[in-house]
RNA sequence: GAAGUGGGUUGGAUGGUCGCUGGAGGCGAUUGGCUCACGCCGAUGGCUUCUGGAGGAAAGUCCGGGCACCGCAGGACAGGAUGCUGGCUAACGGCCAGACCCGGAAACGGGAUGGAAAGUGCCACAGAAAAUAUACCGCCGGAGAACGACCGCAAGGCCGUUCCCCGGUAAGGGUGAAAUGGCGAGGUAAGAGCUCACCGCAUUCCUGGCGACAGGAGUGGCAGGGCAAACCCCAUCCGGUGCAAGACCAAAUAGGAUGACCAGGAUUUGGGCGCAAGCCCAAAGACCCGGAGCGGUCCGCUCCGGAAGGCUCAUCGGGUAGGUCGCUCGAGGCGGCGGGUAACCGCCGUCCCAGAUGGAUGACCAUCCCGAGCGAUUGGACCCUGUCCAAUCGCCCGAGACAGAACCCGGCUUAUAGACCCACUUCCCCU
Numbered sequence: 001g002a003a004g005u006g007g008g009u010u011g012g013a014u015g016g017u018c019g020c021u022g023g024a025g026g027c028g029a030u031u032g033g034c035u036c037a038c039g040c041c042g043a044u045g046g047c048u049u050c051u052g053g054a055g056g057a058a059a060g061u062c063c064g065g066g067c068a069c070c071g072c073a074g075g076a077c078a079g080g081a082u083g084c085u086g087g088c089u090a091a092c093g094g095c096c097a098g099a100c101c102c103g104g105a106a107a108c109g110g111g112a113u114g115g116a117a118a119g120u121g122c123c124a125c126a127g128a129a130a131a132u133a134u135a136c137c138g139c140c141g142g143a144g145a146a147c148g149a150c151c152g153c154a155a156g157g158c159c160g161u162u163c164c165c166c167g168g169u170a171a172g173g174g175u176g177a178a179a180u181g182g183c184g185a186g187g188u189a190a191g192a193g194c195u196c197a198c199c200g201c202a203u204u205c206c207u208g209g210c211g212a213c214a215g216g217a218g219u220g221g222c223a224g225g226g227c228a229a230a231c232c233c234c235a236u237c238c239g240g241u242g243c244a245a246g247a248c249c250a251a252a253u254a255g256g257a258u259g260a261c262c263a264g265g266a267u268u269u270g271g272g273c274g275c276a277a278g279c280c281c282a283a284a285g286a287c288c289c290g291g292a293g294c295g296g297u298c299c300g301c302u303c304c305g306g307a308a309g310g311c312u313c314a315u316c317g318g319g320u321a322g323g324u325c326g327c328u329c330g331a332g333g334c335g336g337c338g339g340g341u342a343a344c345c346g347c348c349g350u351c352c353c354a355g356a357u358g359g360a361u362g363a364c365c366a367u368c369c370c371g372a373g374c375g376a377u378u379g380g381a382c383c384c385u386g387u388c389c390a391a392u393c394g395c396c397c398g399a400g401a402c403a404g405a406a407c408c409c410g411g412c413u414u415a416u417a418g419a420c421c422c423a424c425u426u427c428c429c430c431u
Stems, first nucleotide, its partner, number of pairs: 001427010012368007020053008029044006055402001059413002062411005067242004074299004079238005084098005099113001100111004114233002119231002121227003133180001136173002138169005144163005150157002181199002184196003200222001201220008246325004256316005261310002264287001267284007288306007332351008370398002373395010
C1' cells in the first nucleotide's frame, strides 16, 4: 500500500423567528355536582415562567416474559415446542464458551448436531439387483458338437477357436447419488476377510476433561448404506385470552319479548294445625338431576338452580359508544470499582430521559460540517486521441439511506445513503 474478516459509534451542529404538545408553578375567566353555610370534587379554554418531547431498527408480529382477567385453577391423555456439552438469564427457539462436522489459504463463517441394533416406511429413472437381495458383460472348471494345426501306419492323442448345456464366482467392467467395508500382499481352477498387515466398524479397558469428546492398548472377520425439516422412540418444557386486557365514574333504555331445558325423595332442627294418624312452612348439610366454569377429551373440583325460580342456552328488539385510570420509576439509563475467558453478576454513586387519543415533536433564515452535479487548475496511475483517482477554487442543489412510539421489557429476523474508530488474517514493496 492492497485485499479480506469480526466488532463498535454516529446517522447533522449552533443561533434566531413563528408554531404543536406532556409535566410543575402563577394569574385570571366560564361552568357542573354536593353542602344550611363555610367549603369540597371536577370540566373547558386564555395568558405567563421553568422544563421534557421518536428509532437502531419504532418495522415483522416470529419467540420469551411483566401485567390484567378467567369464581379454586388439580391430575391423566391427546396436542405443541425444543434437541451436542457446560454456563448466563425473569424466561426463551436467545446469548457466551467449548466439542464435532462442513466451507475458506487464513482471520473467520455456517450447522434442523439425541436415537437407524425397538418397529414401520421411502430411495424415481437406470441397473441383474436398492433388501428375505442378485448375475447383464465377463473369469474359471467339466461334458458334447463343428473347424483348424501338430504327432501317429491306423485306432487315436494333444493344442487352439466357435456354439450350446451344467457347475463355481462376485475380484475386473457396466448402471447409478449410493452396489455387500477400503487399499496392498499372499492364496485359488478362477475368485471371495479365504489369510495377513494397515485403515474403517463394533466392543472392553486405560489416560485427559464437569461434559460433549480426544488420545492409546486389546479382542472380534464384522450388523450393506442413506433419509427421522418420514411416521416413530427417548429426554426436557408448556393453562387460556390479551391494553380492542382490565378497573372506575357519569348518562340513557325496555330490571324487554318469545321459545327451549331442569326430578326430586330421605334425614335433622325450629314453628304452626290436629283427639290421633298425620299435614303445612322455614332453615341446614349430604345424595340425585340439570346447567355454568377450569385451551381440547376424561376424571376431579367449585358455583348456581331444582319451577311464582335461573350469573343457563337460542332468536328478535332497545339503549350507550362520553370521561378518568391502566399510561410510564423500569428484569431502567449513565459512570466507577471488583469477580468471571466471556455472556453476565455484585457493590457504590448519579439521573428521570415521549405518553398522544383522529392521534403532538413542525416551518423559515443564517453560519459551519457532510454529500451530489458542473467547470477550472495541479499532481498521480493506466489500455497514454482519452479514462480514472486525490487535493484546491468557483457556481449550484440537497439535508439526502431504511424509515414514525400507541402498555412495557429481553431477543431474533428483515431494510439501511454516508462518515468515523478498534482488533485480527493474508499478499506486495522499502528499511
Molecule: Bacterial RNase P class A
Organism: Fibrobacterota bacterium